[in-house]
RNA sequence: GCAAUGGGAAACUAGGGUUCCGGCCAGUGUAAUAAAAGGCGUCAGGUCCAAGAGUUUCCGGUCUCGUGAUAACGAGGCUCCACGGAGGGAUAAAAGCCCGGGAGAU
Repeated sequence: GCAAUGGGAAACUAGGGUUCCGGCCAGUGUAAUAAAAGGCGUCAGGUCCAAGAGUUUCCGGUCUCGUGAUAACGAGGCUCCACGGAGGGAUAAAAGCCCGGGAGAU
């Protein structure tokens, strides 16, 4: 200096914020702890978002063997590894989301 190559879905978790619900706050106000509007996510909640480098399951891919006429079916194996900004984007908003296994590093 050049090249290499890692499929899809669902459920969930770390994590994330604040539309909605709940909670809290002060004032107004009420018979009242009612009520509507406001503020707080520095609020350990529900809904919600959520991992390439987190978990589980399923599908897919591939190899071997068996049955079988190519097809197809069955059994078993493999599907590894993975440091990483800044910045930008979506949504109500943010993020380990998306750009992105990107830039860069090794």
Guanidine-I riboswitch aptamer from Nitrosomonas oligotropha, 106 nucleotides, folded computationally. Its Rfam family is "Guanidine-I riboswitch aptamer". A reference for the family is Barrick et al. (2004), "New RNA motifs suggest an expanded scope for riboswitches in bacterial genetic control", Proc Natl Acad Sci U S A. It was read from a public genome assembly, where an Rfam model found it. The coordinates come from a structure-prediction model, not an experiment, and the mean pLDDT is 80.